[in-house]
Context: one part of a larger RNA
RNA sequence: GAUUGAACGCUGGCGGCAUGCUUAACACAUGCAAGUCGAACGGUAACAGGAGAGAGCUUGCUCUCUCGCUGACGAGUGGCGGACGGGUGAGUAAUACAUGGGAAUCUGCCCUGAGGUGGGGGAUAACCCGGGGAAACUCGGGCUAAUACCGCAUAACCUCUUCGGAGCAAAGCGGGGGAUCUUCGGACCUCGCGCCUUGGGAUGAGCCCAUGUCUGAUUAGCUAGUUGGUGGGGUAAAGGCCUACCAAGGCAACGAUCAGUAGCCGGCCUGAGAGGGUGUACGGCCACACUGGGACUGAGACACGGCCCAGACUCCUACGGGAGGCAGCAGUGGGGAAUAUUGGACAAUGGGGGAAACCCUGAUCCAGCAAUGCCGCGUGUGUGAAGAAGGCCUGCGGGUUGUAAAGCACUUUUAUCGGGGAAGAAUAGGUUGUCGUUAAUAGCGCCAACACUUGACAUUACCCGUUGAAUAAGCACCGGCUAACUCCGUGCCAGCAGCCGCGGUAAUACGGAGGGUGCGAGCGUUAAUU
Numbered sequence: 001g002a003u004u005g006a007a008c009g010c011u012g013g014c015g016g017c018a019u020g021c022u023u024a025a026c027a028c029a030u031g032c033a034a035g036u037c038g039a040a041c042g043g044u045a046a047c048a049g050g051a052g053a054g055a056g057c058u059u060g061c062u063c064u065c066u067c068g069c070u071g072a073c074g075a076g077u078g079g080c081g082g083a084c085g086g087g088u089g090a091g092u093a094a095u096a097c098a099u100g101g102g103a104a105u106c107u108g109c110c111c112u113g114a115g116g117u118g119g120g121g122g123a124u125a126a127c128c129c130g131g132g133g134a135a136a137c138u139c140g141g142g143c144u145a146a147u148a149c150c151g152c153a154u155a156a157c158c159u160c161u162u163c164g165g166a167g168c169a170a171a172g173c174g175g176g177g178g179a180u181c182u183u184c185g186g187a188c189c190u191c192g193c194g195c196c197u198u199g200g201g202a203u204g205a206g207c208c209c210a211u212g213u214c215u216g217a218u219u220a221g222c223u224a225g226u227u228g229g230u231g232g233g234g235u236a237a238a239g240g241c242c243u244a245c246c247a248a249g250g251c252a253a254c255g256a257u258c259a260g261u262a263g264c265c266g267g268c269c270u271g272a273g274a275g276g277g278u279g280u281a282c283g284g285c286c287a288c289a290c291u292g293g294g295a296c297u298g299a300g301a302c303a304c305g306g307c308c309c310a311g312a313c314u315c316c317u318a319c320g321g322g323a324g325g326c327a328g329c330a331g332u333g334g335g336g337a338a339u340a341u342u343g344g345a346c347a348a349u350g351g352g353g354g355a356a357a358c359c360c361u362g363a364u365c366c367a368g369c370a371a372u373g374c375c376g377c378g379u380g381u382g383u384g385a386a387g388a389a390g391g392c393c394u395g396c397g398g399g400u401u402g403u404a405a406a407g408c409a410c411u412u413u414u415a416u417c418g419g420g421g422a423a424g425a426a427u428a429g430g431u432u433g434u435c436g437u438u439a440a441u442a443g444c445g446c447c448a449a450c451a452c453u454u455g456a457c458a459u460u461a462c463c464c465g466u467u468g469a470a471u472a473a474g475c476a477c478c479g480g481c482u483a484a485c486u487c488c489g490u491g492c493c494a495g496c497a498g499c500c501g502c503g504g505u506a507a508u509a510c511g512g513a514g515g516g517u518g519c520g521a522g523c524g525u526u527a528a529u530u
Base pairs, nucleotide, nucleotide: 001530002529003528004527006526007525008524009523010522013377014376015375016374017373018372019370020369021335026333027332028331030330031329032328035080036079037078040077041076043073044072047071048070049069050067051066052065053064054063055062056061057060087288088287089286097212098211099210100209101208102207105205106204110201111200112199113198114197115196116195117194118152120150121149127142128141129140130139131138132137158167159166160165172193173192174191175190176189177188180187181186214260215259216258221251222250223249226248227247228246229245230244231243232242233241263285264284265283266282267278268277269276270275290311291310292309293308294307313324314323315322316321341367343366344365345364349363350361351360352359353358380410381409382408383407390401391400392399393398417465418464419463420462424457430450431449432448433447435445436444437443474519475518476517477516478515479500480499481498485514486513487512488511489510495502496501
């Protein structure tokens, strides 16, 4: 000099874009952060509509009761999603990461191909009845449904095989409809969404190998499932992954083992480069979710807002027993030099569910706070010598502040007030039309056109107008390094100081003033890297 997730001191006008607990992976009040589907199901607690009955009357309203009939829908069964998204960096020096290879694997939803979707059964929640408990919750009896559960049939493909054969599946729901049949429910046809088996793909994931990856030898030996083999088990899958037996191996001064430190990378900072430092934000991977352990479910977890056990802590309790986990977003206490709002919206992008409408989304998009950083703009412009007054210096003549001010003439960025006003919006839904499907001019799908409609930000950006220089400058330094000098005060005192060093009576080095220099909404200091 450059740089920073900075802090501190003084100062502070505006805007844009970024960034903002680096410390206690300390403890957490409160709210929200993962739901959704009635087009899987039995239903009807609430709301609304309709129908029926009754009552009051103001004769078209009000009230009561009944009916799931309809829109919808609390709780429940069931499905999908809660393995993504979001946070943190504790642990980890290699089960990680980076790069390059590899074979013994799985993969819900998605795309594509082939085949199928027949016929039965028994339960159970909700609900009702009864019991226990302070509560959390729970027990018994009875009724009922399904895309919940279980047999049977079938089996191309698939799996196993002694190559003869053997084994394994499914579920329906919704829209529309001309004949035909009908127990008036429907059958049947058709379309859409599903379901089962299986091939391929895509995506995602698991596994193996090589190379690279901090410090210490004041750590020199380490290792018994240890290294290899055989049989067996286990896994989606190779493998001491596990087990029985056998052999005695394996690693190590090219640093094993041990100890310390640390998430890794793309990158970022610096540097001409080589290199050095670093890993905040953004992106990829990994690990963790109060601490430790465990499995269950599932395509996927050994699961942040799931379960079980143990522990510490906090809370409730009728003392018998229960509840909880912010390293999600805000927020609180604490720690600290230090780091923000208990905000708005799903309008956009994306995600989950759904046929869709739509619902959910502290992801996200925005707004708020902070000069924390970068960038841009402004704080006026021109003229103006009586070189005013005042200040400071003086050799007392003057010099300097200084065209600086005042004055005169202008301008109006910004700020204020008023008005106008984009883009971010593409859709979805509706109507019409072509085409496809189809028995069908229903329905559904694709495409096109038309009109309507959807904005948190937002009193948006931007533009126009009004008023008036009006609303806006500081900070550090001036002995040398190093740009910038005099006076007064002080008197080795008070103090300064990055280094050299200043100060003991004329201090350009301390303190103040005038003047000057450098940067400028910042300027210095401290810390850290190069």
Small-subunit ribosomal RNA, 5' domain from an uncultured bacterium, 530 nucleotides, folded computationally. It matches the Rfam family "Bacterial small subunit ribosomal RNA". The RNAcentral record of the full RNA draws on ENA and SILVA.